This is a predicted structure of an 88-nucleotide RNA (c-di-GMP-I riboswitch aptamer) from Eubacterium maltosivorans. The RNAcentral record of the sequence draws on ENA.
RNA sequence: UUUGAAAUAGGGCAAAACUACUGAAAGGUAGUGACGCAAAGCCAAGGGUCUAAUUCAUCAGGAGAUGAAAUGACAGCCGGUUGCUCGG
Numbered sequence: 001u002u003u004g005a006a007a008u009a010g011g012g013c014a015a016a017a018c019u020a021c022u023g024a025a026a027g028g029u030a031g032u033g034a035c036g037c038a039a040a041g042c043c044a045a046g047g048g049u050c051u052a053a054u055u056c057a058u059c060a061g062g063a064g065a066u067g068a069a070a071u072g073a074c075a076g077c078c079g080g081u082u083g084c085u086c087g088g
Base pairs, nucleotide, nucleotide: 002088003087004086005085012037013036017032018031019030020029021028022027035076041081042080043079046078047077048074049073050072054069055068056067057066058065059064
């Protein structure tokens, strides 16, 4: 430098669920937990997905209902980017 994650060693992360806090929601943070992960590190101004406080439209004209739209989120969906350990 390149390639691989079968095995060995040292380690790392932590799904669901539950509890607390937070948020309009999606979701987030902390604890317990252990489904999994060789990038389950980082990036949300590429695609995709979730949500709709708010705005707009329609109905109703009392309350409200329906639809559309991120400025809100998800990196453990694809993608981009950097990189530890060990082996060849």
The prediction has a mean pLDDT of 81.
NCBI's taxonomy places the organism under Bacteria, Bacillota, Clostridia, Eubacteriaceae, Eubacterium.